[in-house]
Background:
The prediction has a mean pLDDT of 83. Predicted 3D model of a 72-nucleotide RNA (transfer RNA) from a Lysobacterales bacterium. RNAcentral records the identical sequence in 2 taxa. Its Rfam family is "tRNA". Gene Ontology term of the family: triplet codon-amino acid adaptor activity. NCBI's taxonomy places the organism under Bacteria, Pseudomonadati, Pseudomonadota, Gammaproteobacteria, Lysobacterales.
This record gives sequence, C1' cells and structure tokens, in this order.
RNA sequence: GCGAUGGUAGUUCAGUGGCAGAAUGUCUCCUUCCCAAGGAGAAGGUCGAGGGUCCGAUUCCCUUCCAUCGCU
Repeated sequence: GCGAUGGUAGUUCAGUGGCAGAAUGUCUCCUUCCCAAGGAGAAGGUCGAGGGUCCGAUUCCCUUCCAUCGCU
C1' cells in the first nucleotide's frame, strides 16, 4: 500500500429501515443475626466520526478514524 472482519450501556454481545435491547456489573429496597444466594426497582447509550439517500437510518451508500487478521 491492498483486501476482509469488527466498533452499540462500565464489560461481553444481540438488533437486515419504524419506541435502542439482553446478560453481567453499579445503586436503592425486600428477604437474612451477618455474608452469600434469591426477589423487586432504578440509573447508565451523541449506536466510532462526518456527509448522502429516504416520510423515517444502529441498519442502505460515500468518506474518514481505530482495532484484529490476511496479502504484498
């Protein structure tokens, strides 16, 4: 330099055009003599960045950044 894959909650990951979710973690409460386990609830997201298409974009297109892998 070229190509492929990936980037979404603190972490690991779903989500193929119509309200952004799960697990885990954090916080509060219940339960318990205490811890653990269990139960209920809450907070936490400019969906890597910019632009385009569309009534509507995490999703489609273009550019760009980062990571991993392959080729030269």